Transfer RNA from a Clostridia bacterium, 80 nucleotides, folded computationally. Rfam family: tRNA. It was read from a public genome assembly.
RNA sequence: GUGGGUAUGGCGAAACUGGCAAACGCGCAUGAUUCAGAUUCAUGUGGGAAACCUUACAGGUUCGAAUCCUGCUACCCGCA
Repeated sequence: GUGGGUAUGGCGAAACUGGCAAACGCGCAUGAUUCAGAUUCAUGUGGGAAACCUUACAGGUUCGAAUCCUGCUACCCGCA
């Protein structure tokens, strides 16, 4: 240089032909239980004061995009 793959909350991940983004698990916070802890259970947990924004990043198509298209970045595999 070139072909292919991967990128989603704090972490691992799901989302099966474009139709509620984040199921499920872990972690964390608060509470219950305990003399105190562990365990277990309950509730909550992306950012922001809010409006809004959020699928690596920047655009496009579409009524509607994590999903399709273009560019770009990083990493992985191959070819040269």